[in-house]
RNA sequence: UCCGCAUUAGUCUAGAUGGUUAGGAUAGCUGGCUUUCACCCAGCAGACCCGGGUUCGAGUCCCGGAUGCGGAA
Numbered sequence: 001u002c003c004g005c006a007u008u009a010g011u012c013u014a015g016a017u018g019g020u021u022a023g024g025a026u027a028g029c030u031g032g033c034u035u036u037c038a039c040c041c042a043g044c045a046g047a048c049c050c051g052g053g054u055u056c057g058a059g060u061c062c063c064g065g066a067u068g069c070g071g072a073a
Base pairs, nucleotide, nucleotide: 001072002071003070004069005068006067007066010026011025012024013023019056028044029043030042031041032040049065050064051063052062053061
């Protein structure tokens, strides 16, 4: 320098073929239970790497960039 893959809550992860609330686990917070803590139960809040484009509509498609991993020279 070139090629490929990945990037979604604090962490891990789902999201076929663009469509009505982006789902789960864990962690956190609140309440219940308990003499208390833990466990357990109920609830709450929290995310689409960045910038453009296409579209009525983008986490999803296209372009560029960033970071990480792998490969080629």
This is a predicted structure of a 73-nucleotide RNA (transfer RNA) from Stentor coeruleus. Its Rfam family is "tRNA". The coordinates come from a structure-prediction model, not an experiment, and the mean pLDDT is 80. The source organism's lineage runs through Eukaryota, Alveolata, Ciliophora, Postciliodesmatophora and Stentor.